[in-house]
RNA sequence: GCCCCUGUAGCUUAGCAGGUAAAGCAUUCGGCUGUUAACCGAAGGAUCGUAGGUUCAAGUCCUACCGGGGGCG
Numbered sequence: 001g002c003c004c005c006u007g008u009a010g011c012u013u014a015g016c017a018g019g020u021a022a023a024g025c026a027u028u029c030g031g032c033u034g035u036u037a038a039c040c041g042a043a044g045g046a047u048c049g050u051a052g053g054u055u056c057a058a059g060u061c062c063u064a065c066c067g068g069g070g071g072c073g
Base pairs, nucleotide, nucleotide: 001072002071003070004069005068006067007066010025011024012023013022019056027043028042029041030040031039049065050064051063052062053061
């Protein structure tokens, strides 16, 4: 220098033909228990790496950059 993969909630991930973001753990509240833990229920939490573009509509498609991983030279 070129190519490929990857970046979504505090953490780990899902979102398989573009239709408006989900789960587990964690956190908070409640239930249960003599108490704690465990278990059960509920709630809050992400303008989806950044900036543009396409589209009625973008996490998803296109471009450039940034971070992480790998390959080639």
The RNA shown here (transfer RNA) has 73 nucleotides and comes from an archaeon.
The RNAcentral record of the sequence draws on ENA.
Its Rfam family is "tRNA".
Model confidence (mean pLDDT): 82 of 100.